[in-house]
Molecule: THF (Tetrahydrofolate) riboswitch aptamer
Organism: Carnobacterium antarcticum
RNA sequence: AACAGAGUAGGAAAUAAAGCGUUAAGUGUUGAUGGGAUGGGAUGUUGCCCUCAAACGAAAAAUUGUCUUGGCAAUUUGCGGUUUUAUUUCUGCAUUCGCUGCA
Numbered sequence: 001a002a003c004a005g006a007g008u009a010g011g012a013a014a015u016a017a018a019g020c021g022u023u024a025a026g027u028g029u030u031g032a033u034g035g036g037a038u039g040g041g042a043u044g045u046u047g048c049c050c051u052c053a054a055a056c057g058a059a060a061a062a063u064u065g066u067c068u069u070g071g072c073a074a075u076u077u078g079c080g081g082u083u084u085u086a087u088u089u090c091u092g093c094a095u096u097c098g099c100u101g102c103a
Base pairs, nucleotide, nucleotide: 003101004100005099010091011090012089013088014087015086016085017084018083019082020080021079022078029054030053031052032051034050035049036048040097041096042095043094044093060077061076062075063074064073065072066071067070
């Protein structure tokens, strides 16, 4: 030198815990000549996050208390393609340099 390999952001599933909503936020979908972070370095994209806008759109029930008697509050059980955290498993960088193996 050649060859082989590891590593990001992130994604999926399971379990546990703590929340939020159920007066609909969140999730999901679409759009933007907006912003940002992305293997150890550089460049950069599929992808990711944020922001803005648009359309669509979900489930409550029981018990107790209270009073102004149909409202409010608490608890419990549900519900939401719900949020966060922890653990485990699976998946996961294009070019180049670097790293590991061959040695």